[in-house]
Formats: sequence, structure tokens, C1' cells
RNA sequence: GACUAUUAGAGGCAAAUUUUACGAAAGUAAAAGACGCAAAGCUACGGGCCUAAAACAUUUAUUUGUCAUGGCGGCCGGGUUGCCAGG
Repeated sequence: GACUAUUAGAGGCAAAUUUUACGAAAGUAAAAGACGCAAAGCUACGGGCCUAAAACAUUUAUUUGUCAUGGCGGCCGGGUUGCCAGG
């Protein structure tokens, strides 16, 4: 040191759920909590998914539809950084 990803020790992250706050919602943050995770670190670049406030269209209507400028990195791929072990 290219590469590999069987083990997960030290150390690390933290699903559901609950509470509080923010938000139109999806969801996010913090605390509690552990289903899991070897990138479950970071990044919306490609695909995918969620939401639909505003806008536009529509309606008898406070109705209905479209739409991301809002989100999800714990859906997949890409980019980037990195621990242990092997090499």
C1' cells in the first nucleotide's frame, strides 16, 4: 500500500415507541429507548419513495386534481472521508 469484507473486541451509530419543540404535511431536532448497522459517516448528483403549503386548474363548496421550491443518506446506485482485521 492496490485490494478483500469472514469476525465486531475496544470505541461508535440508533429503528419502532414515548415526551417536548419546529413544520401545512412529509418529516426534523433534543431526551428516553434499542430493531438493527462495518460506513446506519458526509453528500439530493442519477433513479426511487413520501408530503402538497404556495401556485395553477377545477367545483355549488371550505371540493377535486396537478406540481417540490419541502423531505427520506436506515430504499438503491454514484461521489467523498474513515476505524478494526486480513493483505